The prediction has a mean pLDDT of 78.
Predicted 3D model of a 98-nucleotide RNA (Glycine riboswitch aptamer) from a Chromatiales bacterium.
It matches the Rfam family "Glycine riboswitch aptamer". Rfam's curators write: This family represents the bacterial glycine riboswitch.
Taxonomically the source falls in Chromatiales (Bacteria, Pseudomonadati, Pseudomonadota, Gammaproteobacteria).

Order: sequence, then C1' cells, then structure tokens
RNA sequence: UACGGACCGCCCGGAGAGAUCCGCCGCCCCCGGGUUGCGCGGACGCCGAAGGCGCAACUCGCCCGGAAACGCUCAGGCAGAAGGACGGCCGGUCCGGA
Repeated sequence: UACGGACCGCCCGGAGAGAUCCGCCGCCCCCGGGUUGCGCGGACGCCGAAGGCGCAACUCGCCCGGAAACGCUCAGGCAGAAGGACGGCCGGUCCGGA
C1' cells in the first nucleotide's frame, strides 16, 4: 500500500397500522344543518423498524454479564409532511494489515 473492521457525516432507498368516532371552538348558509382546520379535549380500534423493557439461540471452563429483525407496547406512530431499524454509494477519523 491492496484489503478488512469500527465510528462519524452528506446523499439515495426504506415497512406497518382509523384522512375512525364524539364534544368544544372557528368558518359558511340560515335556525337547523354543512364543512374544513398542522386548533383543543375525550373514546375505542390498530402498528412497530427511533428509543425503552423482557426472554432466548449463542457467547463465557462455570457463574455474573452481553445478546435479535423474537416478544411487550411505556414512549412513538396509524392521509401527507416529519421520523424511521436496516441497506447502498461517497468522504473523513481511528485500528489492523499481506
């Protein structure tokens, strides 16, 4: 040095689930309706791939511990936007290094 690994950054890709219902406010026509709102509150239903928690194959001589895309759904999410585990290209830092 080729190359490999870890971390960071830009960009690209990236799933799932009610644009549900009720009330209040606002707006329109008119006295009872309609309507939309990145408005507020409540209700039930659902999703899991930020995070969090739990078990486990496995790891460890054993124990303690670690550990998933499995499970739970506290948080988060259920039109769009945002976010998004994970993957890819490029660049940088560090480690190893024929």